Source information:
Small-subunit ribosomal RNA from a Candidatus Dormibacteria bacterium, 1503 nucleotides, folded computationally. Taxonomically the source falls in Candidatus Dormibacteria (Bacteria, Bacillati, Candidatus Dormiibacterota). Model confidence (mean pLDDT): 83 of 100. The sequence is in RNAcentral, with records from ENA.

RNA sequence: UUUUCGGAGAGUUUGAUCCUGGCUCAGGAUUAACGCUGGCGGCGUGCCUGACACAUGCAAGUCGAACGAGCGAAGCCUUCGGGCCUAGCGAGUGGCGGACGGGUGAGUAACACGUGAGGAACCUACCUUCAAGUGGGGAAUAACUCGCAGAAAUGCGAGCUAAUACCGCAUGUGGUUGCGAAGUGGCAUCACUUUGCACCUAAAGAUUUAUCGCUUGGAGACGGCCUCGCGGCCUAUUAGCUAGUUGGUGGGGUAACGGCCUACCAAGGCGAUGAUGGGUAGCUGGUCUGAGAGGACGAUCAGCCACACUGGGACUGAGACACGGCCCAGACUCCUACGGGAGGCAGCAGUGAGGAAUUUUCCGCAAUGGGCGCAAGCCUGACGGAGCAACGCCGCGUGUGUGAUGAAGUCCCUCGGGAUGUAAAGCACUGUCGGAGGGGAUGAAUAAAUGACAGUACCCUCCAAGAAAGCCCCGGCUAACUACGUGCCAGCAGCCGCGGUAAUACGUAGGGGGCGAGCGUUAUCCGGAUUUACUGGGCGUAAAGCGCGUGUAGGCGGUUGCGUAAGUUAGUUGUGAAAUCCCUCGGCUUAACCGAGGAACUGCAGCUAAUACUGCGUGGCUUGAGUGGCAGAGAGGAAAGUGGAAUUCCCGGUGUAGUAGUGAAAUGCGUAGAUAUCGGGAGGAACACCAGUGGCGAAGGCGACUUUCUGGCUGCUAACUGACGCUGAGACGCGAAAGCUAGGGGAGCGAACGGGAUUAGAUACCCCGGUAGUCCUAGCCCUAAACGAUGCACGCUAGGUGUUGGUCGUAUUGACGCGAUCAGUGCCGUAGCUAACGCAUUAAGCGUGCCGCCUGGGGAGUACGGUCGCAAGAUUAAAACUCAAAGGAAUUGACGGGGGCCCGCACAAGCAGCGGAGCAUGUGGUUUAAUUCGAUGCAACGCGAAGAACCUUACCCAGGCUUGACAUGCUUAUGAAAACCUAUUGAAAAGUAGGUCCUCUCUUCGGAGACAUUUGCACAGGUGGUGCAUGGCUGUCGUCAGCUCGUGCCGUGAGGUGUUGGGUUAAGUCCCGCAACGAGCGCAACCCCUGUCCUUAGUUAAUUUCCUAGGGAGACUGCCGGGAGAAACCUGGAGGAAGGUGGGGAUGACGUCAAGUCAUCAUGCCCUUUAUGCCUGGGGCUACACACAUGCUACAAUGCGCCGUACAACGGGUUGCCACUUCGCGAGAAGGAGCUAAUCCCUUAACGCGGCGCCCAGUUCGGAUUGCAGGCUGCAACUCGCCUGCAUGAAGUCGGAGUUGCUAGUAAACGCAGGUCAGCAUACUGCGUUGAAUAUGUUCCCGGGCCUUGUACACACCGCCCGUCACACCACCCGAGUCUGGUGCACCCGAAGUCGCUGGCCGAACCCGUUAAGGGACGGAGGUGCCGAAGGUGUGCCCGGUGAGGGGGGUGAAGUCGUAACAAGGUAGCCGUACCGGAAGGUGCGGCUGGAUCACCUCCUUU
Repeated sequence: UUUUCGGAGAGUUUGAUCCUGGCUCAGGAUUAACGCUGGCGGCGUGCCUGACACAUGCAAGUCGAACGAGCGAAGCCUUCGGGCCUAGCGAGUGGCGGACGGGUGAGUAACACGUGAGGAACCUACCUUCAAGUGGGGAAUAACUCGCAGAAAUGCGAGCUAAUACCGCAUGUGGUUGCGAAGUGGCAUCACUUUGCACCUAAAGAUUUAUCGCUUGGAGACGGCCUCGCGGCCUAUUAGCUAGUUGGUGGGGUAACGGCCUACCAAGGCGAUGAUGGGUAGCUGGUCUGAGAGGACGAUCAGCCACACUGGGACUGAGACACGGCCCAGACUCCUACGGGAGGCAGCAGUGAGGAAUUUUCCGCAAUGGGCGCAAGCCUGACGGAGCAACGCCGCGUGUGUGAUGAAGUCCCUCGGGAUGUAAAGCACUGUCGGAGGGGAUGAAUAAAUGACAGUACCCUCCAAGAAAGCCCCGGCUAACUACGUGCCAGCAGCCGCGGUAAUACGUAGGGGGCGAGCGUUAUCCGGAUUUACUGGGCGUAAAGCGCGUGUAGGCGGUUGCGUAAGUUAGUUGUGAAAUCCCUCGGCUUAACCGAGGAACUGCAGCUAAUACUGCGUGGCUUGAGUGGCAGAGAGGAAAGUGGAAUUCCCGGUGUAGUAGUGAAAUGCGUAGAUAUCGGGAGGAACACCAGUGGCGAAGGCGACUUUCUGGCUGCUAACUGACGCUGAGACGCGAAAGCUAGGGGAGCGAACGGGAUUAGAUACCCCGGUAGUCCUAGCCCUAAACGAUGCACGCUAGGUGUUGGUCGUAUUGACGCGAUCAGUGCCGUAGCUAACGCAUUAAGCGUGCCGCCUGGGGAGUACGGUCGCAAGAUUAAAACUCAAAGGAAUUGACGGGGGCCCGCACAAGCAGCGGAGCAUGUGGUUUAAUUCGAUGCAACGCGAAGAACCUUACCCAGGCUUGACAUGCUUAUGAAAACCUAUUGAAAAGUAGGUCCUCUCUUCGGAGACAUUUGCACAGGUGGUGCAUGGCUGUCGUCAGCUCGUGCCGUGAGGUGUUGGGUUAAGUCCCGCAACGAGCGCAACCCCUGUCCUUAGUUAAUUUCCUAGGGAGACUGCCGGGAGAAACCUGGAGGAAGGUGGGGAUGACGUCAAGUCAUCAUGCCCUUUAUGCCUGGGGCUACACACAUGCUACAAUGCGCCGUACAACGGGUUGCCACUUCGCGAGAAGGAGCUAAUCCCUUAACGCGGCGCCCAGUUCGGAUUGCAGGCUGCAACUCGCCUGCAUGAAGUCGGAGUUGCUAGUAAACGCAGGUCAGCAUACUGCGUUGAAUAUGUUCCCGGGCCUUGUACACACCGCCCGUCACACCACCCGAGUCUGGUGCACCCGAAGUCGCUGGCCGAACCCGUUAAGGGACGGAGGUGCCGAAGGUGUGCCCGGUGAGGGGGGUGAAGUCGUAACAAGGUAGCCGUACCGGAAGGUGCGGCUGGAUCACCUCCUUU
C1' cells in the first nucleotide's frame, strides 16, 4: 500500500487444586404443534401422519371452412296439412388434442439424478424455410330405419348413405433398397458430394376467391432416446457372487447400438479400492447452520425421474406401454330383476378415518399460458383473485404535551417513612388506526369493445382518546427482590439443585426485568463440541501399543544424469439453466416483497505452455541394506550321556521314652521300639557356593558337568553386490502358569478332601495328613499386572558416573593403570516436554514413514451370530436400560491393629481408698392425681439446688378472678387517696353489709393538674415450644504448645516456604543453620498470696519479739569448674532466707464438640388470652421390688471408753454474737454484762500428751433400727425438721472382676470456721494441726505434641465399602412352541397379450374368370406352441410379535447374613488359570508392584 469483515463462553466430579472427560445452558432456524393472549395492513405459506377409503360438483375438449342425417328462430309462400330459404344448434363418421398442463414421492442405491463428453448407432406431429406435386377411379360403413335380446350396461341381425374415412391405378422432382463409378474428408467399422442401371414408393379436399389444407423430399428449430468418465447413504455380527452369466458367430427384434431375444461355440465375468446380500432413501438447483472446513435437510419455487386402487399386458399414435384410454387377474365399494354390470380425487374444492396438526364443496377466464378452430369463439379447479388460519416475515397503532398535596388504593416498614409514580385524575392537543360521507384508479395489450379482484388501493371532509396489551421470567448460569402462605407436604426443576417453621428456588401478592400482537413450552436440525480433530485430538499412570516375531498386498523411500509430462502450476476456450445468496440501481408512502444490471456459482472438460518437486522409463554412484575375510563373549535352542549334596523310603546295628508341632495346644508318630545315631541300598526331582540393577534370547523365557547339531550378536577390515530398504491389513509361526487327551513316572511339595485348633461362626489364616497336579514322551489349549502398563525403523539434540564384551593409543619385562572409540546395560542430570508425577542420546525432547488402538461411567469384554477348541473356554463383539458423574496427578487435613522422636500420676515404684456392710445424698427404673423441669461417656449422677414442712414451686386436686398480681397510654364515672375498724359467709383467696377518716396545687370558679378507685379500649402475663433461629455465660480437648499474618521466594494451581533440619527447653523456650526477613495471638514476664530482710503506721498497759495494714530490697544462670575447640543449654559448686519457673493462685491462643443453658437474664419466630395468665387451701417434688454414682460411719488394741492436761488459723456477729449467774442428767431455759468488733462474743480446737480400764470377742468394737420421755425453731414439725435423755443393739471381722486420687508441707489423719439459713449439712467453700512412702525407668495401657509414610476417608475409621438372600419396579437374553411379514429355490396351474405355426371357417375393394359361379392373393376369427401376472404345493433363510418357564442385569432414606477391599485393612493386594465354598471369597500353580515396615546388598550424590 492492497486485500480480507472473520472465530466470546458458562454451570456441574473435589475440603480445596490442576488435568482428563461426559452431561447441561446461553445463539440461529422450522411446512410446526400446544398453553395464555390477540387491534390493523402488506407479502408469503398451509396433510410432514394412512401412496387410507371416498358422497357430490367441476378439472379436456374442439372443429359444420372434412361428411351425411336430424332439429330449426327470423323471413317468404301456403291448399293451413305444410313447404322454401338460411342464421343457428347438432348425436354420429372424420381430423387434431386427450403423452401437455395439474398431483404425489410409494417404489428406486439405479446411468435414477448431478456434471462433463459421445451418437460415424437414432426418432421428432404441430412450427419455419427450400424443392416438387396434388391426375383419374372404386368399394364400404356409422349415424338413420325396421326387427330381436337384456333389469341395466350394452349388444345382435337386416336395409340405406357421405367424406379431408378406406382401397387400387397413373405420374416420380425426390426417397428407400440392390449393383457400380469418381472425388473430398475422417475416427477402425465409415461419412458427405456428384453420377449410371434396376426394383419399389405419393396426395384430399374445403370455402367467401383470398386463403386454409394434403403428398414427397432436404434443412432448421423444439422435444426425446441411447452410450461413457466422474460424483453423492449405512452395514463385514452380509465374503464370496454369477448359466444369458462373460465373450464370439449366425439369425431375430428396435427409431437405433447392444445377450435386448434366440441357436451354436468358448469358459469366462465381478470382488477386500468391498462384489453379493440386508437396511434406509426420490435426485438436483438449493435451504438451515457454521469464521471456515464442514454438518443436517431436500416444504413452497425451478430442472429431471418415478408412480396413478394392487399386479401383468399390449393397442392406438409423431410421441404412452397412457392419472380423469383399453384388456386380464386380485382386493375393495356400489347397482342388480341374481342372469350380470359399474368404479378408481397421489387434479380443484369437499367428506370420513388416522393424527399434536394443516384452509372455501368461493369468484372469474379481465390478465398470462394452453387445446381446437380460417375466424368469431368454445374449453381450461393451469392460472388470476377473493375467503379461512398471528403459521411465518415486514410495517403501523393502542395516544401526545403538561401535570406534586408526590391524591386515593395497594405493597413494604426500623412506624420515621419508602415504593407503585408524572404513573393516574385534571388541563391542553393530535388523528395513524376506527366510524360516517364524497371522489376514485394503474393493471387494457385499443381506433373501438373487454376488470373476477372492486367501489378495492388511494385522496378529501367530518366524529371522537373515543374501540385496541399481553406473555414469560426474577437462586447461579442469566437481566430482574420483598412480604405472606406452606412445612421433604403441596409442589418446582434445562443442569447444579430448592422444600423437614424465618424458602429472593413451591403458591399468591406488591415491585422489578425481558420481549411485545405476541409471549412461553414441546419437538427437530446446525452451532457452541478442537466431544471423530482435513483445517484441528490423543494412547507411561486419565479411555487407548496387538504377548512376540516372520512376512503378502498396500503405504512410504538414498544420491546423480537424460527422457516423458500423469500428478502439479499458469494462460485461454466451452460449459457450470433460471430462480436463490452477494453488490449496485430501480418499483410499491417504508419495509417485507418485486424488477434490472453486475459479480459469483470455489466444479467439469478441451487446447497451449512450464518442468522445481512427486510419478513413469532409462543410465550411473556408494553413504542405507547385504555378502566375504579375521577375531570374540554368552544360563540362546535341541538331543544324548555323566555327577555330587540333600529330602523320603527300605534293610541291618546301637539305644530308650518320648517325638513332632504351635501364640498356646491338639490331631499325628512311638514300648509291635519312634525321634536320635551308624552302615548299606532304592528312587524321583532340583542343581547350593560361583551370582553380579552380570550375560543371552523377538517375546514367553534360559542356571551342575561333557559331547554332538544349530540360530543370533559384537568388534576390526573395506574385497564384492549396487537401493536389493522401512513398515506391515489379512496370513503363518512361537507363546509362563493353570488346564485337557493317551502312555509312563511319582522323592519332595501340594488345589480338592479328612482330621486338630482358633472363633459368635471359621466351608479361612495356624497344625497333622493327603489325591489330582507338579516330572517325561506325543498331541491340544493360546490366555496373564504376557509390564518399561511406553509398537517398529531412521536421523538430530549438554554432560557426569558405574558396569559387560570388543578394538586402538600410551606406559610397562609383565600383570595393573591412563586415554580414545564401537556395541550393550544402570543411575544422576541441562535444554525441552508433561495435568502433575516424572522422562531426559535406552526420551515421554525435536522430526519423518508405516501399523495397531481410544472417544463418559455402568450394563459388558456380556448377549446373539460367526470362527477356533475334545472340553474348559478363546476370539470377534452390540443394544435396551440407567447415572451426572466415573477417572488421573498432586495439596491440606484426618485416620492406620505404619514408622521415628518427645511429654503427662499415663504406666511402673509406693501410700490411702472405692467396688462387699449400714446409713446419707443424687440418678435410672418403677409407681403415682402429681411424684415439676433441666443435666446423660470422659466433660450427667452431694450436678442447676450457697440448704422443697407452708412459702420456695414451675407439678397435681379443689375453690376463685378476667384490663387482670405487675407496666404505660387514652377514656367513663367517682372521690382526696391510702389506710383502719366492726359484723357475717368461707378452708383460704375473696365476697357482702356498715362505720371511721375526708385533702393538696393552680383557678378566669366553668374547671384543669396530681393521686387513688372504677368503666371500656389499646394491652399486660406465660418457668408454654424451639439451645438445631440467637446473644451472653459455661464445660471440654488443655495451661496442651500450638494457631496465624505482611512482604519476598517456589509452584499453572490448591498450596508450600517461614513453622522443616541439628541441638536445647516446662514451653514455636532459646541457639545454630537455612529463600527467607519480620510481625501478631498464645508460652514466659507484668498482677495477687506466701517464704527472708528493711521501713512507715496501727493495736496493746507495754520497749522489744510477734501481729495487722502499706511501701521497698532480694534471684539475674549474675560468679566459678566441667560437658566443650560455637552458642543456647545442662551439670556440679560458692554465696544466700530462697537457685535455675522458689511454692501456690488468677490468667485458657486459632479452634472442636449444631457440647450445655429459651427454667438466671436477654431475645427472633410460633402458640395461649374467662387461660398454657393470676390468687388461695391441701397434696406432691421426701413414693420403693430394684440398679448405679458420690460420700459418711465402721469392721477395732497404731484401737475404744473415762479422768486430767497443752498448742492453732481462716472467719462470723445488732431481727445478731452472747460473757457471767441460776435451773435442768442433757438438749436447753430464765435472767443478763459487753460488743456495729485487732477492744466484746462465737471460742473448751481435735488428733496429741499423762494416767486408769478393756484383752481379741460380733466384744466396753460398730452404731443402724425401734420404743418411751423431752427440748428448739416456726402460723404450723402428721405426710416431712434438728437436737437431748433412757432403753433397744442390725449388718459388718478389711471387701470378686475391676477401678480412683496423690511426687512434699504433698498423700493420709485431725479438728475449726463460713456461706445458704426461722429451723435443718455426712454436702460445698475455706482454715490451720500432725505429717509420710516411692520414682530403677519409658517395653506396655490411656491421652497429647512434632516429623515422616500409606489411603478408595473429607459428615474425615463411630469413615468408606463388597457379595448372597428377601421385597418392588424396569428393560434385556434363552425358551417347548406359535403368529405376521419379507425373500430364495423347485414344481404345478396358467388369465390377458405380443410373437410363431396353422388357418378346412369368415371376409366389399386387387388379380383370373363372362358382369356370374368359382378360384387366387391377402387379412381375420378359431385352434395350437413359447413366454407369462396372480394363485397353489413343498422346502430353506431373514426381520419382527407373542410364550409356561429359566437366566443374569439395572434401579429403589432407614430389611437379613457376614467383612472381602481401601491403613501392613488386621492372612499385602492384584492378574491368568484350576478346584472348592450361604455370600463376599478361600486355597494351589505361575506372574506383577499399581505393597507398608525393618535389615542387608548394589548404585548415585556430597565430604